A computed fold for a 1390-nucleotide RNA from an uncultured prokaryote, annotated as small-subunit ribosomal RNA. The RNAcentral record of the sequence draws on ENA. Its Rfam family is "Bacterial small subunit ribosomal RNA". Rfam links the family to the GO terms ribosome and structural constituent of ribosome.
RNA sequence: UGCAAGUCGAACGAGAACGGCUCUAGCUUGCUAGAGUGUCAGCUAAGUGGCGGACGGGUGAGUAAUGUAUAGUUAAUUUGCCCCUUAGAGAGGGAUAACAGUUAGAAAUGACUGCUAAUACCUCAUACUCCUUCUUUCUUAAUGAGAGUUGGGAAAUGUUUUUUCGCUAAGGGAUGAGACUAUAUGGUAUCAGGUAGUUGGUGGGGUAAGAGCCUACCAAGCCUAUGACGCCUAGCUGGUCUGAGAGGAUGAUCAGCCACACUGGAACUGAGACACGGCCCAGACUCCUACGGGAGGCAGCAGUGGGGAAUAUUGGACAAUGGGCGCAAGCCUGAUCCAGCAAUACCGCGUGUGUGAAGAAGGCCCUAGGGUUGUAAAGCACUUUCAGCAGUGAAGAAAUGCUUAAGGUUAAUAACCUUGAGUCUUGACGUUAACUGCACAAGAAGCACCGGCUAACUCCGUGCCAGCAGCCGCGGUAAUACGGGGGGUGCAAGCGUUAAUCGGAUUUACUGGGCGUAAAGCGCGCGUAGGUGGUUUGGCAAGUUGGAUGUGAAAGCCCCGGGCUAACCUGGGAAUUGCAUCCAAAACUGCUAAGACUAGAGUGUAGUAGAGGGAAGUGGAAUUCCGGGUGUAGCGGUGAAAUGCGUAGAUAUCCGGAGGAACACCAGUGGCGAAGGCGGCUUCCUGGACUAACACUGACGCUGAGGUGCGAAAGCGUGGGGAGCAAACAGGAUUAGAUACCCUGGUAGUCCACGCCGUAAACGAUGUCAACUAGCCGUUGGAAUCCUUAGAGGUUUUAGUGGCGCAGCUAACGCAAUAAGUUCUCCGCCUGGGGAGUACGGUCGCAAGAUUAAAACUCAAAUGAAUUGACGGGGGCCCGCACAAGCGGUGGAGCAUGUGGUUUAAUUCGAUGCAACGCGAAGAACCUUACCUGGUCUUGACAUGUAGUGAAUUUUUCAGAGAUGAGAAAGUGCCUUCGGGAACACUAACACAGGUGCUGCAUGGCUGUCGUCAGCUCGUGUCGUGAGAUGUUGGGUUAAGUCCCGCAACGAGCGCAACCCCUAUCCUUAGUUGCCAGCACAUAAUGGUGGGAACUCUAAGGAGACUGCCGGUGACAAACCGGAGGAAGGUGGGGACGACGUCAAGUCAUCAUGGCCCUUACGACCAGGGCUACACACGUGCUACAAUGGUUAAUACAGAGGGCUGCGAACUUGCGAGAGUAAGCGAAUCCCAGAAAAUUAAUCGUAGUCCGGAUUGGAGUCUGCAACUCGACUCCAUGAAGUCGGAAUCGCUAGUAAUCGCGGAUCAGCAUGCCGCGGUGAAUACGUUCCCGGGCCUUGUACACACCGCCCGUCACACCAUGGGAGUGAGCUGCACCAGAAGUAGCUAG
Repeated sequence: UGCAAGUCGAACGAGAACGGCUCUAGCUUGCUAGAGUGUCAGCUAAGUGGCGGACGGGUGAGUAAUGUAUAGUUAAUUUGCCCCUUAGAGAGGGAUAACAGUUAGAAAUGACUGCUAAUACCUCAUACUCCUUCUUUCUUAAUGAGAGUUGGGAAAUGUUUUUUCGCUAAGGGAUGAGACUAUAUGGUAUCAGGUAGUUGGUGGGGUAAGAGCCUACCAAGCCUAUGACGCCUAGCUGGUCUGAGAGGAUGAUCAGCCACACUGGAACUGAGACACGGCCCAGACUCCUACGGGAGGCAGCAGUGGGGAAUAUUGGACAAUGGGCGCAAGCCUGAUCCAGCAAUACCGCGUGUGUGAAGAAGGCCCUAGGGUUGUAAAGCACUUUCAGCAGUGAAGAAAUGCUUAAGGUUAAUAACCUUGAGUCUUGACGUUAACUGCACAAGAAGCACCGGCUAACUCCGUGCCAGCAGCCGCGGUAAUACGGGGGGUGCAAGCGUUAAUCGGAUUUACUGGGCGUAAAGCGCGCGUAGGUGGUUUGGCAAGUUGGAUGUGAAAGCCCCGGGCUAACCUGGGAAUUGCAUCCAAAACUGCUAAGACUAGAGUGUAGUAGAGGGAAGUGGAAUUCCGGGUGUAGCGGUGAAAUGCGUAGAUAUCCGGAGGAACACCAGUGGCGAAGGCGGCUUCCUGGACUAACACUGACGCUGAGGUGCGAAAGCGUGGGGAGCAAACAGGAUUAGAUACCCUGGUAGUCCACGCCGUAAACGAUGUCAACUAGCCGUUGGAAUCCUUAGAGGUUUUAGUGGCGCAGCUAACGCAAUAAGUUCUCCGCCUGGGGAGUACGGUCGCAAGAUUAAAACUCAAAUGAAUUGACGGGGGCCCGCACAAGCGGUGGAGCAUGUGGUUUAAUUCGAUGCAACGCGAAGAACCUUACCUGGUCUUGACAUGUAGUGAAUUUUUCAGAGAUGAGAAAGUGCCUUCGGGAACACUAACACAGGUGCUGCAUGGCUGUCGUCAGCUCGUGUCGUGAGAUGUUGGGUUAAGUCCCGCAACGAGCGCAACCCCUAUCCUUAGUUGCCAGCACAUAAUGGUGGGAACUCUAAGGAGACUGCCGGUGACAAACCGGAGGAAGGUGGGGACGACGUCAAGUCAUCAUGGCCCUUACGACCAGGGCUACACACGUGCUACAAUGGUUAAUACAGAGGGCUGCGAACUUGCGAGAGUAAGCGAAUCCCAGAAAAUUAAUCGUAGUCCGGAUUGGAGUCUGCAACUCGACUCCAUGAAGUCGGAAUCGCUAGUAAUCGCGGAUCAGCAUGCCGCGGUGAAUACGUUCCCGGGCCUUGUACACACCGCCCGUCACACCAUGGGAGUGAGCUGCACCAGAAGUAGCUAG
C1' cells in the first nucleotide's frame, strides 16, 4: 500500500450512474451528441429495514486455576437460523431517514425548517399448557411433573390472484452455550501462618439460571504441614520424541478447549459479545490540520522496516469443498483450492549397461623384483529413464439453468417437489498427469572420515612451530593424530558441524540403589500427629477379585484390505492400560460387636548385685604456705646448662598450725547408667535392671516428622574459693632463626552455688523394636540340681560382658546369636571433588557462636580396600678394609702428567659424582692430525664399470716452499686359437667415489657400574573376583636361595659351587742348549771335557684334601668347634669366569649401520703453524724435607722377559753420554745384563747441611730429512722451594702393606705413566654402638620419572567469578489517602 464481510429491489421510499425505450440534430446508415422517460415486471450508488459482521482466519501476552483433562450434576438454566406438533394472524395510529431549502465547519461531521414509505415504531381486540394467586394428584433426598383457578401479557402482512416463503404464542427435538461437583494437572518452606464479604445464617435485591453474586442484621467462623498464604515459571489436552517397559522430555504442523486483539477500563446492541477488521473514555505512539479540531490500530493474506544465527509471493481462482445473504440467477469469501520461493523434511528416480589385460600411459609406493590406482580408462557393442525438442491428451464436473414426461401437492392443466429424458454450459491449476515420436553416452557427484573408542594406511613437508582435539591425547627431525599427495572407508543429492531432548545412566533406584572403613545413622532419651501391629468368632463390603454397561471425539500409533512403485491417501478392526455405574465373591487388609483369648506388654509377692543419681557429714596420705627447733653452703634443674632460690640462713630434718583439691593399694576387655558419664567412708532421699514361683489386667504394643528433656571439655554471667596444676605472659636455654619442643616462674581457668552455651574422632565411625540361624573357651550377677565333713567342683538354665570360629554376607578388610547373616516395622541420612558446613535470609544465644543452608566459578578427577615395589633421622637378623685397631700416604713444597678455565688464526674431537680427570693416547718435532693460515686439484688420494692410448719401469734437467708443472734419455716384457687378453700407467665422459660432517635420545657390536652382591625366574598344582600370593616364607646353618628339617606345594632353569689355568708336595716318563752326587781328565779358575740320569730344573702324565677319621655341641639333621695324620684342612693361595636387570650410562672418532647434510667442497694434496699457550683452580703421580740417612769403597743373592731394519760380547777410545771395530746368537747354548735394597768398612753430626735437587749458564752425545717453536741423555758450574704438611681425605688383613731394583709393549728417538717380575718384609682386628654400601624378614606410606618423591601457606603481578560496602537507580507489591474520565444503576426535576 492493496485485499481479507457482506448480501437482499421477492420489505420500503426513491431514481444519481449504466442499460433500455421515445424524440431531436449531425452524418463516414449505425455511430456520435442532446432532450425526455421510474407505468422501465432491466437495474441500482446512497438511504430506511432484515439477516450476517459472536462463524471462518491469527496469536499464546496473561492464567498454577473464573483454565484444561476425565467422570458426573443441572429437580438451578438458556438456545437465532433448522425439524416436528398445536393454535393464531382482527382493527387502527402517529412519525422518521432518504430528498428539498437555509445554514456552521479546513475537514471529520453536523444544526434548523418542510415532504414521504415500510416486514421500521406504537395503541386496542383475541389467546392456551407462559408469568402470577390459591386448591389439588403423582414423584423425589430435594425446589420436580400434571389438573383447575385469580389477575396480567402477542402478532405483519408484504410481494403477485392463490399457494409457497415470511410473522406470533405454546410444547417437543436437534445443535450451541452457561453454571456446579470430584479427582488429576509445575517449582520453591531461605514463603508458616492466611482471611472482615472473610465463613455461615435470616430478610431483601439481582441473573437465563444456583450462589456473599450484591446488601442490611446476627453469629465467629473458614483455609492450613495430605503445604494454606506468598514468590518464580507456564496456555491445557488428544498427541509428538525417546525408552524393553516403567518413565523422562515436550505441546510446531493437524484436531478439541481456553485466553487475547495497540495498553487499561466500561457498557450498548443482540438468540449469542462485554465484540480482531463495532461504539465510548483514559493512556502511549503514528498521521492530517486553516491550530479551532480530527483520523488510526496486520497476534487476517501478501508486503515493509527493525531485531536476529535464522524463516517465503505486495501471485491465480472461486473450477472444487465449505461459509454469509438471497426464492433464485447470483454476489461476497487472502476460509479454501492451486501456483511461486527454500534439498527444511519424507519417498522415489537418474548421472549409464555389457564386454574389454598390452594388466597401456600417467600418478603413488617400493625390499628395485615389483605392487597399486585397475576392468577402472581407452577400444568395441548396446540402451535412452530424467532433462531437451515436437505432438497427442485424461480425471478432478456433481450440479444449477432451460425444455419436457410421469408421480405428488392443489380447486387447478399454474407454480412447486421427487424421479426420468433431452439440451445449453461451468477447470484457477495447465505449455497438467499420462502417452507417442526424434537425437545424442550425449547435459548431471559430492561431502565427511582413516591413533583408540570406530569401518578405513602409506609417502612427503613441518619440527612443542604451524596446527589438531567429542574423551583419552598428538606435535620437541623417521608424526598411520598437524598440512598436502596417493590409496582406502562410510554415506550419497546430499554430507559434515553447531544447538537441543531421551537413551546408554540400576548415575534419584515404583519396576530398580545405598549408609562399619568409599557420600551417608540425628550425641542420647521421652513422646504428639502419622505409619505399623498377636490369637479367635460373627457381621459389613472401603481396599481387593470377577462379570456387565456407558464413556474414553476425530486424526495419530498398531493390524488387515484397497489405490499409485514408495512417501501419501482411503475403508474396516484392534487398542485407548483410565474414569463412572450396576451385579457378584468374602480368602487377605480394613471397619464393626461396651464379643472372646493369653504366648506380646504391664501390675502384684519374695529376694539379689551394683563407682546409677541427689543432699548432708566425716577420714587419712601427699603437695604448698606459716611459726618454732637443729644445721651449713649450697639447692634446684638439664642431653649439657642457665634463669630461679639461698649467709637477711635456703635445700635437708623435727614439731606445731592453716588451707584447698584429689581419693594410692583394692582395680579386673570387672560393675552401673539411655547417652554424656560414675571410684575414700557414713547416713538420708531416689531411679532402673535381674532371678524364682504363682496370681491379676487383657493387645494396653513398636517406631516416631514437628515438640520436649538430658547432654564431656572449653567458654560466658553473678557471687564465693584458690593448695597443686596451668592457656596467655615473662625470663633462661636450644637454634641460622625458635613467637616451639626443654627449664624457672606465672594469671585466667580448673573447685563451689545459681544461670547460660548445646557442641566433640559425643565412635562400636555400626538408629530402634522383634523373630530365626553350627559350635568352643573365659568372665560378672542370679536360680535349680548332683557329689562332698567343709572349702571347692560338676550338670542345666537365665541376664550381661569378652575371645575364637562354621554357614552366610562383604569391593576387600572383615562381621559372624552383642551380625555387617536371613526376614519384618518405623524414623533419620546420601547422590563426583573443590567452593562449603561457607555467603545471604530466618531461628536461638549476653557474647563466643550454634542451627537451617545455597549459588557463581573451577577440576577430570576426589575417595575406599587390597597388591607389587621403592623409601623411612621404623623394628629384627646378617655381611663388606664399612667403622674400629694398626701401617703407609694424599691435601703444604718443587717438578711430571691429565682436566677445567682463560687465551689463540688454531690451541682438533670425545670422556664429566662414585663409574671423567698418567682416561681414548701401548708413546703429537715432520708424519700421526681429525684443527688453523696460505698454495693447489675436481670422476678426484681410494673402488667398480665403458672407450681410447701407452708395456710396466728406471735415470735425469729446469721453475717452485712443496704439491705440481715443463722437458730429456733408457726400456718395449708375459699369455695367445693371432682376433686379442692379463697386470700396470695415462687421457675422456658418465654412473659414482669421498666425508674423523650431525644424531650413542634411531641402532648393531663392545664396555663400565651396582657386584662375584646372592639373588632372578619358570612349569604344573593350590589360594584369591582380581592385581597377585604360594614355591623363594619359617627353625637352624653357610662365603653362598650353601645344605638340613618343617611346610599346599612338587619340580625345574639362569646365577653360587665345581669342572679350566697358575702356584704349593710327591711319583712316573724323557734327559739338550739345562744338571753334576759318585768315577776320571784338564785348568790360575769355571760341567770346560769323558761320562752319568741320582739331585735341581725343564714339560707331559698321574697321585693328593673328601669334613674322609676321632672327640664335643646340635634336633638321631645340616653344620660348627677342637684334635690327629699330612707339603697343604675345612673354598689351601691367586686368576679367568659377571644371573634377571638398572643407569635413554659410554662409544656414529676402532668398526658396522638407518636417516639427514656437503659434492670445483664439510672431499683430496702440499708447506708452515697448532694440539706443548698460562693471572689461576682441581685430580693422579715422582722427588724430597734426611742419620732406620747421605757420600765413598768393597763383597753377595733373583725372577720374568726381549732380540735380525735386531740384541750386540770382548778389545780400543772418551771423565761421561757415547764412538770405533767386531765375535756370537733367529737363542734353556749368544747378547741385553755387573740387579738394587742388604752386608762390611770409612766419613758426615742436626745445619737449609756432604740433606734436597728445581732453575739457569756453558760444553757435548745420540736418534732422525730436520731437535727454533718442541726430544732424551752426559759433563762442568749454579743450588730455588722444602725442616713431615689446616679443614678434609685415600689404600691395605700376609708373603699382604711398606720398601728395593729388573723386564716388556708402544717406539727412529722420547716413561716419574701402564703392564709384568722377583728381593727384603711388618703391625693390628676388642668388637658391630656409630658413618658408607649391600642382603633377608616385618611395619607405615597421601611415594610409583618411586624421598634428588610428594606437598602446604604467605608474598609479588595479571585476569575471572562471587560475598560485603557509604549509597544510588529501576521493577513488582501491601496498607492508607487525594483528585477522578467514560459507563452502569438509583434518586430529584422536566